Predicted 3D model of a 156-nucleotide RNA (glmS glucosamine-6-phosphate activated ribozyme aptamer) from a Thermoflexaceae bacterium. NCBI's taxonomy places the organism under Bacteria, Bacillati, Thermoflexia, Thermoflexales, Thermoflexaceae. Of the family's consensus pairs, 85% are formed in the model. The sequence was found by an Rfam model in a public genome assembly.
[in-house]
RNA sequence: GAAAUGGAAAAAGCGCCAGGUCCGUCCGCAGUGACGGAUGACGAGGUGGGGGCAGAAUCGAACCACUCGGCGGGUGGCCCCCCGGCAGGCACAGCCGAAAGGCAGCACACAAACCAGCGCGGGCAACCGGCUGACAAAGAUGCGCCACGUGCCAGG
Numbered sequence: 001g002a003a004a005u006g007g008a009a010a011a012a013g014c015g016c017c018a019g020g021u022c023c024g025u026c027c028g029c030a031g032u033g034a035c036g037g038a039u040g041a042c043g044a045g046g047u048g049g050g051g052g053c054a055g056a057a058u059c060g061a062a063c064c065a066c067u068c069g070g071c072g073g074g075u076g077g078c079c080c081c082c083c084g085g086c087a088g089g090c091a092c093a094g095c096c097g098a099a100a101g102g103c104a105g106c107a108c109a110c111a112a113a114c115c116a117g118c119g120c121g122g123g124c125a126a127c128c129g130g131c132u133g134a135c136a137a138a139g140a141u142g143c144g145c146c147a148c149g150u151g152c153c154a155g156g
Base pairs, nucleotide, nucleotide: 014072015071016070017069019068020039021038022037023036024035025034026033042060043059044058048082049081050080051079052078053077083097084096085095086094088153089152090151091150092149101146102145103144105143106142107141115133116132117131118130120129121128122127
């Protein structure tokens, strides 16, 4: 010092890097490299329980060497069982998932990065970070439209 082991921290635009790109040093000066480092998804939104299958999982912002490319994962999708919800109650069917029936027409709210500024910080640098400044869409909600079948019970 490594491994083993132990402890702490840490996640879903989340984690990682060997392609590419960039920076530095050395070599070379014909060609071509070696080593070290940097970059490699900005937020909003999203998990009933268990299992299985597949896997390019919603919304915008920015950019156009790039958020490109690669690997892994994931709150998305489908199926089964269970639990729960859905115009008086119960059961089944159907549709859904604690914001719990369907549609997406109208109204309506909010962000971070990028960018700019700084006699700000770290680094030789590429870059990383800090402070200040603005702007979304989906969704949710409200309105609107549509559905609520079968059996039994209750009520009018």